[in-house]
Predicted 3D model of RNase P RNA and transfer RNA as a complex of 484 nucleotides.
The coordinates come from a structure-prediction model, not an experiment, and the mean pLDDT is 77.
Rfam match: Bacterial RNase P class A.
RNA sequence: CCAGAUGGCCGGACGGCCGCUCCCUCACGGGAGAGGAAAGUCCGGGCUCCACGGAAGCAAGGUGCCGGGUAACGCCCGGCGGGGGCGACCCUAGGGAAAGUGCCACAGAAAACAAACCGCCAGGCCCAACCUUUAAAAGGUGGCCCUGGUAAGGGUGAAAAGGUGCGGUAAGAGCGCACCGCGCGGCUGGUAACAGUCGCGGCAGGGCAAACCCCACCUGGAGCAAGACCAAAUAGGGACGGCCGUCCAGGGAGUUCGCUCCGCUGGAAGAUGCGUUUCCGCAUCGUCGUCCGGGUCGGUCGCGUGAGGUGCGCAGCAAUGCGCAUCCCAGAGGAAUGGUCGUCACUCGGCGGCCCCUUCACGGGGAUACGUGAGGACAAAACCCGGCUUACAGGCCAUCUGGCGCU
RNA sequence: CGGGGCGUAGCUCAGCCUGGUAGAGCGCUUGCUUCGGGAGCAAGAGGCCGGAGGUUCGAAUCCUCUCGCCCCGACCA
Repeated sequence: CCAGAUGGCCGGACGGCCGCUCCCUCACGGGAGAGGAAAGUCCGGGCUCCACGGAAGCAAGGUGCCGGGUAACGCCCGGCGGGGGCGACCCUAGGGAAAGUGCCACAGAAAACAAACCGCCAGGCCCAACCUUUAAAAGGUGGCCCUGGUAAGGGUGAAAAGGUGCGGUAAGAGCGCACCGCGCGGCUGGUAACAGUCGCGGCAGGGCAAACCCCACCUGGAGCAAGACCAAAUAGGGACGGCCGUCCAGGGAGUUCGCUCCGCUGGAAGAUGCGUUUCCGCAUCGUCGUCCGGGUCGGUCGCGUGAGGUGCGCAGCAAUGCGCAUCCCAGAGGAAUGGUCGUCACUCGGCGGCCCCUUCACGGGGAUACGUGAGGACAAAACCCGGCUUACAGGCCAUCUGGCGCU
Repeated sequence: CGGGGCGUAGCUCAGCCUGGUAGAGCGCUUGCUUCGGGAGCAAGAGGCCGGAGGUUCGAAUCCUCUCGCCCCGACCA
């Protein structure tokens, strides 16, 4: 210098003017005012109400190597195993396939209590081509078929019942041996996951559980429109009182069983009003006053001193914990935190000017100390907190890796 | 705040649960038919299943994250 890896940080600064929200003040006026994700709402809690005697179990959902952290977690930290990268480093839902069920397309002989297409080997029957000795005949090579052995080789597939080599065999085969892998047991190290080593076993039934399932552990439900308090008008309900008030039936309550009460329901008659009047139709038939409960419109609280921020120290590899000092920092109603101007900083290198090719012009290249111009993301609290995930113009810092050059 | 569904050819939808060949109707193109058009008949093209990652031999389908769209519930004395 180039290419990368990991971790962390910033998210323009200052000032003037005009506005917005909240708080304090009688007023003038003063003070405070978004984020690293406030987002998605994917997990875990606080808080509130409902349900619930305890424990266990069923159903449903979730989590799944080991240890630690935490209020808790599916989060974080440290490690183990596996995979990738030359490396720094990165990825990893990582219990059980010997409880059971299911699936493994196509291809292939066979996809799982194994099987045998080609091939290899042995035996039998037949054929008679070739070779040898030949008079006949015998032997060997070869071919079709049948029976048996085999799984080394070929071929299929993502996957074929351990791999490589040597021996062995009729041909073969963990059949035997060495190494590697695998299983079981012991020892050593480690809290553990696990690692190393020794011995034994000739090797055992492939994969899929982000298929059903089994095992272990966890989970009561709802959500600030939770919930608490104050409480209007109108209508309706209840109690008491004043005035007015026909009949019948039903129902209800009380009862000394003789009845009494009820403006509760239905019907008749009547009255009032309207349709100009008759007929007829429709509507109304208690009214007034005082008091009580409700929880609606509305208002207040919940609502920000909190698993809080900053700095320092200690313990710990770290996550994190503890101690001391200091600070108070949005919370309003569907919702305020904005606009503009000036200066400076940043980016672009567009334009002018500057330098070079070149003495000028055209054209090309370079620099960013000058002037001018343009640009600045993702997105915005709504009860709060801890995480995760996703989006983000541009910039900065630290540590580390590989390569090249120079000393 | 809580819950549910959808995204597949130009359009409307199957397929997903139970993983292995991506299909139907309309539309489009070409040919036949007709004087020409329509209708009809025959043949054909057109997708990498909203995006990214993972599980698996293999993903439209299973799992996680994400983008977009749609619907429902709450309060009513």